Two RNAs folded together computationally: RNase P RNA and transfer RNA, 418 nucleotides in total. Rfam match: Bacterial RNase P class A. Rfam classes the family as a ribozyme. Rfam links the family to the GO terms ribonuclease P activity, tRNA processing and dimeric ribonuclease P complex.

RNA sequence: UGAGUUAACCAGACAGUCGCCCUCUCCGAGGGAGGAAAGUCCGGGCUCCAUAGGGUAGAGUGCCAGGUAACGCCUGGGGGGCGUGAGCCCAUGACAAGUGCAGCAGAGAGAAGACCGCCUAAGCAGCUUGCUGCCGGUAAGGCUGAAAGGGUGCGGUAAGAGCGCACCGCGCGGCUGGUAACAGUCCGUGGCAAGGUAAACUCCACUUGGAGCAAGACCAAAUAGGAAUCCACAGGCGUGACCCGCGCUGGAUUCGGGUAGGUUGCUUGAGUGUGUUGGCGACAGCACACCUAGAUGAAUGACUGUCCAUGACAGAACCCGGCUUACGGUUAACUCGCCUU
RNA sequence: CGGGGCGUGGCGCAGCCUGGUAGCGCGCCUGCUUUGGGAGCAGGAGGCCCCCGGUUCGAACCCGGGCGCCCCGACCA
Numbered sequence: 001u002g003a004g005u006u007a008a009c010c011a012g013a014c015a016g017u018c019g020c021c022c023u024c025u026c027c028g029a030g031g032g033a034g035g036a037a038a039g040u041c042c043g044g045g046c047u048c049c050a051u052a053g054g055g056u057a058g059a060g061u062g063c064c065a066g067g068u069a070a071c072g073c074c075u076g077g078g079g080g081g082c083g084u085g086a087g088c089c090c091a092u093g094a095c096a097a098g099u100g101c102a103g104c105a106g107a108g109a110g111a112a113g114a115c116c117g118c119c120u121a122a123g124c125a126g127c128u129u130g131c132u133g134c135c136g137g138u139a140a141g142g143c144u145g146a147a148a149g150g151g152u153g154c155g156g157u158a159a160g161a162g163c164g165c166a167c168c169g170c171g172c173g174g175c176u177g178g179u180a181a182c183a184g185u186c187c188g189u190g191g192c193a194a195g196g197u198a199a200a201c202u203c204c205a206c207u208u209g210g211a212g213c214a215a216g217a218c219c220a221a222a223u224a225g226g227a228a229u230c231c232a233c234a235g236g237c238g239u240g241a242c243c244c245g246c247g248c249u250g251g252a253u254u255c256g257g258g259u260a261g262g263u264u265g266c267u268u269g270a271g272u273g274u275g276u277u278g279g280c281g282a283c284a285g286c287a288c289a290c291c292u293a294g295a296u297g298a299a300u301g302a303c304u305g306u307c308c309a310u311g312a313c314a315g316a317a318c319c320c321g322g323c324u325u326a327c328g329g330u331u332a333a334c335u336c337g338c339c340u341u
Numbered sequence: 342c343g344g345g346g347c348g349u350g351g352c353g354c355a356g357c358c359u360g361g362u363a364g365c366g367c368g369c370c371u372g373c374u375u376u377g378g379g380a381g382c383a384g385g386a387g388g389c390c391c392c393c394g395g396u397u398c399g400a401a402c403c404c405g406g407g408c409g410c411c412c413c414g415a416c417c418a
Stems, first nucleotide, its partner, number of pairs: 001337010012307007020032005034313001038324002041322005046212004053244004058208005063077005078092001079090004093203002098201002100197002115142002117138003123134005150168006169192001170190005175184003216264004226255006235249004257417003271290008308311001342414007351367004361398001369385005391407005
């Protein structure tokens, strides 16, 4: 200096004027959007249905250990893949339980397969007596395909073949290390039997009741307190998969009618900051300090001045923890290349 | 704010569950028929299935993320 990787931080600053929302001790003072407030993809709190209880179905997750209120999140580790590297990525249980699937091509697609090729030892036939044909053998080579049932070499053979052997690979059992996943210049054993696919059915393990603040509670206002259909106590409804159970005793749907106002839930919370202790870490404990939007047609804007790096993506609606997506800038550490000394 | 559904030729839809060839109707083009048009008959074109990744030998279809569109949800008797 160029390219890159991983983290952390900021989110224009200050002053003045005029406005908007909330609170209070109301001529005034104080507070007032985000890292994603977004997508609504997961998990939890909260509320109602029973205090959410049993079974079946369904759904979800899926290496191991830990963290957490919980999770499909996070941390550390194992295994695999990508990259020269720093590093990054992986829905990564089981197809030697069962079932299914693999179009086209190809001889053959699942204990496979003689199309080309190779062979003629044994048996049979012919004759020109060492050749041809038959019967056959063969998965080393070719061909098709995403995929063709270990690899290399030597022996062996008519030609071949784990047919035999050596090495490598693989499976099984043991031993050792590790909490475990798993690993190994270890020991024994098996000639190889067991191809792919579970984001295919399925099996195994674990988790899982439903709905959502338009949940729910209260006050006020108003009326045609109506009509039709269906079901009815061995029933119906709550209950929104089904059965049991529990609770209630008339209920469901449609049409017609009325009111469309207010209060609450509503922000102090698994909260934030600093220090310290434990832990590799996620995180947890302790001490001190702080209070930091709460609207309901829905508030944060406009103008002026100064300065700089000239400002991207974007606006809370019950609240948190994550993930994902959008997006400007700064800094640090590390990696690789080039140049100079 | 909460919940649900959809995206396939120009338009309206099927196929997706159970992955290998993308189809139907209307419309469009060409020819025949007609004096000409319509109708009718025959033939044809036109879509990499909203976008980006993943699983698989192979994805419209299975899985994840994004984009766009549509629908439903107040209370009382």